[in-house]
Molecule: c-di-AMP riboswitch aptamer (ydaO/yuaA leader)
Organism: uncultured delta proteobacterium
RNA sequence: AUUAAUUGAUAGCCGAAAUCCGUCACAGCCGGAUGCGGGGAAUCCAUUUAAUGGGGCGAAUCUCUCUUGACCAGAGGGUAGGGCACCUCCAAGCCCAAGCCCGUCAGCUAACCUCGUAGGCUCUUGGAGGCAAUUA
Numbered sequence: 001a002u003u004a005a006u007u008g009a010u011a012g013c014c015g016a017a018a019u020c021c022g023u024c025a026c027a028g029c030c031g032g033a034u035g036c037g038g039g040g041a042a043u044c045c046a047u048u049u050a051a052u053g054g055g056g057c058g059a060a061u062c063u064c065u066c067u068u069g070a071c072c073a074g075a076g077g078g079u080a081g082g083g084c085a086c087c088u089c090c091a092a093g094c095c096c097a098a099g100c101c102c103g104u105c106a107g108c109u110a111a112c113c114u115c116g117u118a119g120g121c122u123c124u125u126g127g128a129g130g131c132a133a134u135u136a
Base pairs, nucleotide, nucleotide: 003136004135005134006133007132008131011122012121013120014119018034019033020032021031022030035117036116037115038114039113040112045107053105054102055101056100057099062078063077064076065075066074081096082095083094084093086130087129088128089127090126091125092124
């Protein structure tokens, strides 16, 4: 390098949310570094002024029905979109389609500034291609 066979599970999944060090008897908390993720912020470009303010994280947006005099709230249906054991595509199946924050203010945006590093769970099968490992 080629061919063939077997494997893809050190149990994993959603999510940025992990690793190391210090303190500490240990864990956690706290602090630091790295990694990962988010926000703000020039020129240039874009936008065109207002109201019914506007904006951010996130897949989680839009809409219909019931209830009501109407609204809110609640319940249910659909849906943009998202997830399901190496990766991509196709098919089928199942599930989610929330919640919260800023506070009158933010388009993009280099330098720069700044924030987070949680929480919740337990099972998908098939086909094609690719990648990797092992054996011959």